Molecule: Bacterial RNase P class A
Organism: Anaerolineae bacterium
RNA sequence: CAAGUCGACCGGGUGAUCGCGUCUCACCGCGUCGUGAGAUGAGGAAAGUCCGCGCUCCACAGGGCACGGUGCUGGCUAACAGCCAGGCGGGGCAACCCGACGGCAUAGUGCAACAGAGAGGUGUAUUGCCCUCCCCACGGGGAGGGUGAGGGUGAAACGGUGCGGUAAGAGCGCACCGGCGCCGGUGGUGACACCGGCGGCCAGGCAAACCCCACCGGGAGCAAAACCAAGCAGGAACGAGGGGCGGCCCGUCCCGUUCGAGUUCCGGGUAGGUUGCGCGAGGCGUCGAGCAAUCGGCGUCCCAGAUAGAUGAUCACCGCCUGCCGGACCAUCCGGCGGGUACAGAACGCGGCUUACAGGUUGGCUUGAGUC
Numbered sequence: 001c002a003a004g005u006c007g008a009c010c011g012g013g014u015g016a017u018c019g020c021g022u023c024u025c026a027c028c029g030c031g032u033c034g035u036g037a038g039a040u041g042a043g044g045a046a047a048g049u050c051c052g053c054g055c056u057c058c059a060c061a062g063g064g065c066a067c068g069g070u071g072c073u074g075g076c077u078a079a080c081a082g083c084c085a086g087g088c089g090g091g092g093c094a095a096c097c098c099g100a101c102g103g104c105a106u107a108g109u110g111c112a113a114c115a116g117a118g119a120g121g122u123g124u125a126u127u128g129c130c131c132u133c134c135c136c137a138c139g140g141g142g143a144g145g146g147u148g149a150g151g152g153u154g155a156a157a158c159g160g161u162g163c164g165g166u167a168a169g170a171g172c173g174c175a176c177c178g179g180c181g182c183c184g185g186u187g188g189u190g191a192c193a194c195c196g197g198c199g200g201c202c203a204g205g206c207a208a209a210c211c212c213c214a215c216c217g218g219g220a221g222c223a224a225a226a227c228c229a230a231g232c233a234g235g236a237a238c239g240a241g242g243g244g245c246g247g248c249c250c251g252u253c254c255c256g257u258u259c260g261a262g263u264u265c266c267g268g269g270u271a272g273g274u275u276g277c278g279c280g281a282g283g284c285g286u287c288g289a290g291c292a293a294u295c296g297g298c299g300u301c302c303c304a305g306a307u308a309g310a311u312g313a314u315c316a317c318c319g320c321c322u323g324c325c326g327g328a329c330c331a332u333c334c335g336g337c338g339g340g341u342a343c344a345g346a347a348c349g350c351g352g353c354u355u356a357c358a359g360g361u362u363g364g365c366u367u368g369a370g371u372c
Stems, first nucleotide, its partner, number of pairs: 001368010012318007020041008043343001047354002050352005055221004062250004067217005072086005087101001088099004102212002108210002110206002127150001128147008159177006178202002180199008225275004234266005241255004282301008319341010
């Protein structure tokens, strides 16, 4: 320098005019409603609402079945389908990337389009090879049997190579290689790795198919929920059960069966305010523990709270990127005329994931080339 790979970060600035929310202060004709001043006012994703929590209520949230979720190991965390570290498998020369990656799919059930003779437990025979018998015009043809090595189909056809063996063949036997299982040893917390021995065991794939195993899961959600204020009028029919309790059962609790809960219908009232709601799994700096995620100590800071929903609009100049033209010796710089400056906007909060994004800054690493 070129190509690549993994991160971290920024994502316009200044001024003028007009306008908005919240808070504080001042003034007045006092109205939480006016006027003025000051302070403050979106994001890296505020988004999608896909996970997980906090918080609130339902009864103190119980037991079983069913259902759903997660799924290599260890750790982190409030928790997770997240993160970190590691193992295994796959891709890449490499940096690095991808993987729902539990069940050796011999617990059982099931599935496999097309092609093919045969697609799955002791299963297949089209062509081919071999044996016996028969026929013949001696080229061959037919019947019965053996075989699964060669050809062919397929994503997949029951290990591979060689030797022996045989009528021809075949793990049929043997040697080596590969896989699997069992036993033992070593290292590791573990996933797992390595080594040795034994067994012809070679019976394949699919569990984001049922299923099995382990672990987790009560429901509804800030329109949760609590309080204040204002207002109203009851009636009719049915009625022994109704509800918390999500699908069922058990268990338990509440209301009710004289005074009737509840359901349906008719009629009546309200549509305001406060809290929740901004001190938090909080930001920044620093020190320490740890490979890291993360955790702890100390210091420091207070940083949006609308409720029809504020955080904006216009203009000027500058910045950044970029196209064309011109100039100076190339690199590069200068000038002129244009274009662009994204994605998007809190609504109870937080941790993640995913997706969108003009343009830019920066670090580590890998491969290749060149110069000293």